[in-house]
RNA sequence: AGCGGAAUAGAGCAGUUGGUAGCUUGCUAGUCUCAUAAGCUAGAGGUCACUGGUUCGAGUCCAGUUUCCGCUA
Numbered sequence: 001a002g003c004g005g006a007a008u009a010g011a012g013c014a015g016u017u018g019g020u021a022g023c024u025u026g027c028u029a030g031u032c033u034c035a036u037a038a039g040c041u042a043g044a045g046g047u048c049a050c051u052g053g054u055u056c057g058a059g060u061c062c063a064g065u066u067u068c069c070g071c072u073a
C1' cells in the first nucleotide's frame, strides 16, 4: 500500500426480511439461613464506535472517518 473481518450495558456475546434492544455473568436491594455461600425475586446500568445519507421508521441498508484483528505484497 491492497483486501477481508470486528466495534451493542462493567465483562463476554446475540439481535433472523428495516418495525419500541436482549441473554449470561457481574453490581444493588429483598427473600431464604444462626450466619455466609448457593438458590429465588426485583431493580439499576445502553447517545448500538463517530459523522452524514436513504426511509413513515435504521443496531440492521448506503457513503465517509476512527480504533482493533487477520491475510497478501
Base pairs, nucleotide, nucleotide: 001072002071003070004069005068006067007066010025011024012023013022019056027043028042029041030040031039049065050064051063052062053061
Source information:
Predicted 3D model of a 73-nucleotide RNA (transfer RNA) from Pleomorphochaeta sp. Taxonomically the source falls in Pleomorphochaeta (Bacteria, Pseudomonadati, Spirochaetota, Spirochaetia). It matches the Rfam family "tRNA". Its family is annotated with triplet codon-amino acid adaptor activity in the Gene Ontology.